[in-house]
Parts: sequence; C1' cells; structure tokens
RNA sequence: GGGGACGUAGUCCAGCUAGGUAGGACGACAGGCUCCAGACCUGUAGGCCGUGGGUUCAAGUCCCAUCGUCCCCA
Repeated sequence: GGGGACGUAGUCCAGCUAGGUAGGACGACAGGCUCCAGACCUGUAGGCCGUGGGUUCAAGUCCCAUCGUCCCCA
C1' cells in the first nucleotide's frame, strides 16, 4: 500500500438475510423470602447503535467517508 471481519446499556451478545418507534443474559438499585447473607422470586433505572454525511415518509439495518481493534496479502 491492497483486501476482509468486527464496533449496539457497566460487561458479553442478539437484532442486519426481508428498513418500520432497541432486546436477552450477567451486573447495579429497590422490594419479597431469610435470624443475617447467598440462592431464588418481583420490579426499576440505564444504550439512539464508533464518528460524520447521504438515500428514504422512515436507517442499528442500505450507500459514502473516516476512526479504532483484529486477520490476510504485498
């Protein structure tokens, strides 16, 4: 220099095929249970999807650029 994969809550991931108001587990907080704690049960909060731009009535999803991590080729 060329090519590819990935980037979504504190952590790990799903959602991309077929665009339609963002989900799961763990964790946190509150309550229940318990003599207390753990386990278990119930509930609550927390993310506009790496960044910027474009297409569209509508974008995590499609297109372009760019940043980061990893891999391959030279």
Molecule: transfer RNA
Organism: Nitrososphaerales archaeon